Predicted 3D model of a 344-nucleotide part of an RNA (small-subunit ribosomal RNA, central domain) from Marinitoga lauensis.
The sequence was found in a public genome assembly.
Model confidence (mean pLDDT): 85 of 100.

Context: one part of a larger RNA
RNA sequence: CUGGGCGUAAAGGGGUGUAGGCGGUCAAUUAAGUCAGAUGUAAAAGGUCCUGGCUCAACCAGGGAAUGCGUCUGAAACUGAUUGACUUGAGGUUACUAGAGGGAGACGGAAUUACCUGUGUAGCGGUGAAAUGCGUAGAUACAGGUAAGAAGGCCGGUGGUGAAGACGGUCUCCUGGGGUAAACCUGACGCUGAGGCCGAAAGCUAGGGGAGCAAACCGGAUUAGAUACCCGGGUAGUCCUAGCCGUAAACGAUGCCCACUAGGUGUGAGCGGUAGUACCGUUCGUGCUGAAGCUAAGGCGAUAAGUGGGCCGCCUGGGGAGUACGUCCGCAAGGAUGAAACUC
Repeated sequence: CUGGGCGUAAAGGGGUGUAGGCGGUCAAUUAAGUCAGAUGUAAAAGGUCCUGGCUCAACCAGGGAAUGCGUCUGAAACUGAUUGACUUGAGGUUACUAGAGGGAGACGGAAUUACCUGUGUAGCGGUGAAAUGCGUAGAUACAGGUAAGAAGGCCGGUGGUGAAGACGGUCUCCUGGGGUAAACCUGACGCUGAGGCCGAAAGCUAGGGGAGCAAACCGGAUUAGAUACCCGGGUAGUCCUAGCCGUAAACGAUGCCCACUAGGUGUGAGCGGUAGUACCGUUCGUGCUGAAGCUAAGGCGAUAAGUGGGCCGCCUGGGGAGUACGUCCGCAAGGAUGAAACUC
């Protein structure tokens, strides 16, 4: 090693794709892997098995076996290689189709705040109660007008789309992916994938923008204290453009792909049967429930955590520690890689 695991115990951010690993059906050839036989070699000693010698043993002697490697001859099922063929995997053509998928531009309404005008007068606001605060320099309230920025009410839904992060007013332009139906075309073109690209929020650089909200900060309360919770303010930031950062409870805490394994019941997008929006059948997606099975259990259960196969990533007691050191990346913040002493 044979023979452990990764939803919750330690252990799975995502796609595209390079190297690599793995790879459908049929036939022929080959003989690299594979298998068989022969032969050479693997010094002796030691080890191991058998036999023997010292009264036994230790010790000693003789003989044998044994994986490995080389060469030769052979076998041809499987893997590989070459050639030819196939259509079920994959892709394409045609028609139809759903969608907050992505990018750019234009437009519209409600609300909020500020300012202006008018009406109007002493309060408003806020809380558990208050106070700070705002207000006779006329607030709050009501009406009209102007401006700005941000966000998209209802529809809205265990609804939809996307690989994930994520995506929600309306319209236009550009653009990616998916689903369904039936035939036809290509003919294994496939799966996975260390590196490289994308990647919420916060943060950073430069330039804009700034209504509301709001870290920090300043007040008022509360309290033994109150560097908080509550209240009044308030700057970064939140928004846009360009560029960094590269992390999250990046979660379904569940990698991707393929095949197989009872049912029942919702729902989204299609198709077929049908007079029919009913019902039945069927495909893709998304929920609930549940047979077998699995699981330490709770639970999972065709969207598997069941039964198998391929490939990648990761785990190996707690703390020390995702730290130190080194290296790489970054403007920085920091990120990636990643120990040990010691201790229980």